[in-house]
Predicted 3D model of a 549-nucleotide part of an RNA (small-subunit ribosomal RNA, 5' domain) from a metagenome.
Context: one part of a larger RNA
């Protein structure tokens, strides 16, 4: 000099864009942060309103019907909950970075291509009844549905086996082809319709569209695994290792492998630093520097790891799963003492710790995500607003004129000098802010209705694509921005002035009080302490402290 996720002191007008628990991975009150689908399924209220009856106390009780409504809530089932969001405790490691490999692998949803979507069955929740319990919740009996569950059929270019054959071959096998055998699937929902068929006015069947289901192939995406190289400090850590190193055979996995097991052999690593210890998430980057390098890893992005602590599996395409399950532990809470409930390192917020870090805000309008055919619902992701000079950037605090060089302050050699065109006065301007009312975007694309054209189709229906018209959708917010009115009015501080280092005099003090980054100042004329006047530097900031280069 530059820099910072900074803090502290004094001061403080506005706007834009960013950033905001670096400490206790300490403990957490409260609310919200993951749901959705009725076009998978069975069932299904109530309040309230209308209306009829009965009883009477004449505006109440009771009862029936209709609407509310096939709605709400609940349940079975599907998909999602493995994403998104947080944190950095652990980890010195194939964790990360980079470059390769998997002939040793998987991949829900998505896209394209092929084939199929057949026939049966038994349950169970919801619901009803009974029981236990303070509660959380649980048990027994009865009924019922499905795209829930379970059989049968069919099925290949799927998987496995056998045979034959061709190529390669280390003669163990391996690759390809052909034939034969074995294994093994499925689920429906909904819109529309001319003729023909059936039941008889609406359905069934049929045709057709959309969405699904099953089974193959290919792609895309995502994931798993292996290897080369790189990746902190300590040798005042020198030896380490028994599933250890390798083989054979098996088990297990989506998959290779001591990953696991039985047997056999006795190996394997190490001064090119094994083993042990300390510290640490890694990277793109960031800061600094002419560079080489050094330091660092907040915000944003990629990867990894973790979710009260430790362990385990279940479901699933994927987890050994932050807001899932089970076990153990610590802690907190409820209890009828028998037993139960919980996990903010999600967003706000509280306590504690600390030099120190914000609102228990608004909205799904946009972007993105989940579900749904769609409308739509959910979304503390996200978009916004609030707080904080915490940072960067921009703007303002007025402009011109004005010498009796006013008054006043300071100083003085008493003549003057200086603050100083500074002020006052006069003439202007109106940025910013405050005020009064006025105008006013963009972010809106979608979506719905009507309709034109094209496609599908037997079809002018329906559906799909695309265009036109109309309607509707904005949290921020009456916000940005524009115009009008009036008014210099509302807006400057902080540090320094001995040298380094830009800037000097007077007074007070008298080795005292004090200053200080280094050298050093102060013991009676202190440009170095304290005050004043003046000056210098930066400026809504200026200094100090801490840290890095």
């Nucleotide at each position: 000099g530059a820099a910072u996720a900074a803090a502290c002191g004094c001061u403080g007008g506005c706007g834009g864009c960013g950033u905001g628990c670096u400490u206790a991975a300490c403990a957490c009150a409260u609310g919200c942060a993951a749901g959705u689908c009725g076009u998978a399924c069975g069932a299904g209220a109530a309040a309230g309103c209308c209306u009829g009856g009965a009883g009477c106390u004449u505006g109440c009780u009771u009862u029936g019907g209709g609407c509310g409504a096939g709605u709400a809530a609940a349940g079975u089932g599907g998909c999602g909950c493995a994403c998104g969001g947080g944190c950095g405790a652990g980890u010195a490691a194939c964790g990360c970075g980079u470059g390769g490999g998997c002939a040793a692998u998987c991949u829900a949803c998505c896209u394209c291509c092929g084939a199929a979507u057949u026939u049966g069955g038994g349950a169970u929740a919801a619901c009803c009844c009974c029981g236990c319990g303070a509660a959380a919740g649980c048990g027994g009996g009865g009924c019922u549905a499905a795209u829930a569950c379970c059989g049968g059929a069919u099925g290949a270019u799927a998987u496995c086996c056998a045979u034959u054959u061709a190529g390669c071959u280390u003669u163990g096998g391996u690759u390809g082809a052909a034939u034969g055998g074995a294994u093994g699937a499925a689920a429906g929902a909904u819109g529309g319709c001319a003729g023909c068929u059936c039941c008889a006015u609406g359905g069934a069947a049929g045709c057709u569209g959309u969405c699904g289901u099953u089974u193959g192939g290919a792609g895309a995406u995502g994931a798993g695994c292996c290897c080369g190289c790189g990746u902190a400090c300590c040798a005042u850590u020198a030896g380490c290792u028994u599933g250890u190193u390798g083989g054979u055979g098996g088990g297990g996995u989506a998959a290779c492998g001591g990953c696991c097991c039985a047997c056999c052999a006795a190996g394997g690593c190490g001064a090119c630093g094994a083993u042990g210890g300390u510290u640490a998430g890694c990277u793109g980057g960031u800061c600094u520097g002419a560079g080489a390098g050094g330091a660092u890893g907040a915000u944003c992005a990629g990867c990894c790891a973790c979710a009260c602590u430790g362990g385990a599996a279940c479901u699933g395409g994927a987890a050994c799963a932050c807001g899932g399950u089970c076990c153990a532990g610590a802690c907190u809470c409820c209890u009828a003492c028998g037993g139960g409930a919980g996990g903010c390192a999600g967003c706000a917020g509280u306590g504690a710790g600390g030099a120190a870090u914000u609102u228990u805000g608004c909205g799904c309008a946009a972007u993105g995500g989940g579900g749904g055919a769609a409308a739509c619902c959910c979304u503390g992701a996200c978009g916004c607003a609030g707080c904080a000079a915490c940072g960067c950037c921009g703007c303002g605090u007025g402009a011109g004129u004005g010498a009796u060089g006013a008054a006043g302050g300071u100083u003085u050699u008493c003549g003057g000098a200086u603050c100083g065109u500074a002020a006052a006065g006069c003439u202007c301007u109106g940025u910013c802010g405050a005020g009064u009312g006025g105008g006013a975007a963009g972010a809106a694309a979608c979506u719905g209705a009507u309709u034109g054209c094209g496609g599908u189709c037997a079809a002018c229906a329906g559906c799909c694509g695309u265009g036109a018209u109309c309607a509707c959708u904005g949290a921020c917010g009456g916000u940005a921005c524009c115009a009008c009115c009036a008014a210099a009015g509302g807006a400057a501080g902080c540090a320094c002035c001995g040298g380094c280092u830009a800037a000097c005099u007077c007074c007070g003090u008298g080795c005292c009080a004090g200053c200080a980054g280094c050298c050093g100042c102060g013991g009676u004329a202190a440009u170095a302490c304290g005050g004043a006047g003046g000056g210098u530097g930066c400026a809504a900031g200026c200094g100090u402290u801490a840290u890095u280069c």
The full RNA is in RNAcentral, with records from SILVA. The coordinates come from a structure-prediction model, not an experiment, and the mean pLDDT is 83.